[in-house]
């Protein structure tokens, strides 16, 4: 230099046009003599950035960035 494949909550990671979700952490409440362990509620996301297509994009097209293979 060329090609492929990731990029969504703090962390791992689902979702594949139609309200953005889970699990672990993280806060509160109850339980308990106290702690753990359980139960419930909560908060926390410009879905990596631009522009396009579409009534509507996290998804689909296109550049770009970051990262990891694989050719050279």
């Nucleotide at each position: 230099g060329g090609g492929u494949g990731u990029g969504u909550a703090g962390u791992u990671c689902a979702g594949u046009g139609g309200u953005a979700g889970a699990a672990c952490g993280c806060a509160g409440u109850c339980c308990u003599g106290a702690u753990a362990a359980g139960a419930c509620u909560g908060a926390a996301g410009u879905c990596g950035g631009g522009g396009g297509u579409u009534c509507g994009a996290u998804c689909c097209c296109u550049c770009c960035c970051a990262c990891a293979c694989c050719c050279a």
Predicted 3D model of a 72-nucleotide RNA (transfer RNA) from Parcubacteria group bacterium CG_4_9_14_0_2_um_filter_35_11. Rfam family: tRNA. Gene Ontology term of the family: triplet codon-amino acid adaptor activity. Rfam describes the family as follows. Transfer RNA (tRNA) molecules are approximately 80 nucleotides in length. By type it is a transfer RNA. Lineage of the source: Bacteria > Bacteria candidate phyla. The coordinates come from a structure-prediction model, not an experiment, and the mean pLDDT is 82.